Background: Predicted 3D model of a 385-nucleotide RNA (Bacterial RNase P class A) from a Bryobacteraceae bacterium. Of the family's consensus pairs, 90% are formed in the model. Its Rfam family is "Bacterial RNase P class A". Rfam describes the family as follows. Ribonuclease P (RNase P) is a ubiquitous endoribonuclease, found in archaea, bacteria and eukarya as well as chloroplasts and mitochondria. Rfam links the family to the GO terms dimeric ribonuclease P complex, ribonuclease P activity and tRNA processing. It is recorded under the gene name rnpB.
[in-house]
RNA sequence: CCUGCCGGACGGGCAGUCGCCUCCGUCAAAAGGGGGAGGAAAGUCCGGUCUCCUCAGGGCAGCGUGCCGGCUAACGGCCGGGGGGGCCCGCUCAAAGCGGGUUUCACGGAAAGUGCCACAGAAAACAUACCGCCGGGCGGGCCGGGGCCGCGUGCCACGAGCUGGUCCGGUAAGGGUGAAAAGGUGCGGUAAGAGCGCACCGCGGCCGGAGUAAUUCGGCUGGCAGGGCAAACCCCACGUGGAGCAAGACCAAAUAGGAGAGGAGGAGUGGCCCGCUCCGCUGGACUCUCGGGUAGGUCGCUAGAGCCGGGCAGCAAUGCCCCGCCCAGACGAAUGACUGCCGCCCGCGAGGGUACAGAAACCGGCUUACAGUCCGGCAGGCUCC
Numbered sequence: 001c002c003u004g005c006c007g008g009a010c011g012g013g014c015a016g017u018c019g020c021c022u023c024c025g026u027c028a029a030a031a032g033g034g035g036g037a038g039g040a041a042a043g044u045c046c047g048g049u050c051u052c053c054u055c056a057g058g059g060c061a062g063c064g065u066g067c068c069g070g071c072u073a074a075c076g077g078c079c080g081g082g083g084g085g086g087c088c089c090g091c092u093c094a095a096a097g098c099g100g101g102u103u104u105c106a107c108g109g110a111a112a113g114u115g116c117c118a119c120a121g122a123a124a125a126c127a128u129a130c131c132g133c134c135g136g137g138c139g140g141g142c143c144g145g146g147g148c149c150g151c152g153u154g155c156c157a158c159g160a161g162c163u164g165g166u167c168c169g170g171u172a173a174g175g176g177u178g179a180a181a182a183g184g185u186g187c188g189g190u191a192a193g194a195g196c197g198c199a200c201c202g203c204g205g206c207c208g209g210a211g212u213a214a215u216u217c218g219g220c221u222g223g224c225a226g227g228g229c230a231a232a233c234c235c236c237a238c239g240u241g242g243a244g245c246a247a248g249a250c251c252a253a254a255u256a257g258g259a260g261a262g263g264a265g266g267a268g269u270g271g272c273c274c275g276c277u278c279c280g281c282u283g284g285a286c287u288c289u290c291g292g293g294u295a296g297g298u299c300g301c302u303a304g305a306g307c308c309g310g311g312c313a314g315c316a317a318u319g320c321c322c323c324g325c326c327c328a329g330a331c332g333a334a335u336g337a338c339u340g341c342c343g344c345c346c347g348c349g350a351g352g353g354u355a356c357a358g359a360a361a362c363c364g365g366c367u368u369a370c371a372g373u374c375c376g377g378c379a380g381g382c383u384c385c
Stems, first nucleotide, its partner, number of pairs: 001381010012342007020036005038356001042367002045365005050244004062240005067081005082107001083105009108235002113233002115229003130175002132171007140163003143159002146156003149152001183201006202224001203222008248299004258290005268281001270279002306325002309322005343354004
């Protein structure tokens, strides 16, 4: 210097003109002034604030989380640590091993129970035995030497020999299958073998040391019991009510309907009367009041687990203290348009392009998208001193 991976920061700048939302300003306007998208405003996955509903108490079920410690309002988040895996480096001739760096992991329990483990394979978990290895029985062939006679390549037995067949037994070293094969390596041992015995490693139990703990180190002891899967049921521990700002609260037209009060005129019935008129009851246009409630309006609504700078504690996440600051609050939903100069990319040039994407009650996380630039760490390569 280049490339890759991981982490962090930024993600166009300045100026002018005309607008839009909001606040201050004003009695009301106007002038003038302040503020006006993001690191993800996104997905709505997790946790909370807030609001309403249900609310006697406890449990079960369901759901979620799951190494340990810490942080936090809380979390499935973050930080630190432990353990396992991957990659790289060093020690080493090399391997193994040890140490370091980096990265990654849904990382409680498989000696409570149930279930599953395709294909292949003898066997996938009460172990078993295909080939092989070994011992024995039976009979065959070859070979060897021996005996017999009829001297033929004849017959008879024999064998610490060789070989293949069959049956019985031993074995689990080796081969083979599989993602996985009943502890591993080596020595002894044995007919062949085998934790059968021993050493080391692994594993279980007990004891001790270190550590808050996960865990780790050491000693003694046991020949080894316990294959894997809990992202199968399950067991254990902890947590967990539901709906969501269209939550919800307040004010409140017109029309219709409800309740109460008043009620002209008219009608019906009964009494009296030729009739008029009067009285009682029912009914009642209309008027007023009340309450529910719709449109509409106001609040919720943005000063907060807030931001900048500094200091202290802590490895860190984070916490505390001091100083300064106010930084969208809309609702048919503002945050825009044009111009000039500059930056970056493409192009010889004229010129073109400049990522992902846009608040909707708010906050903490996670995940996903993102042109380009800068910083740090790790690894590899090239070049120079």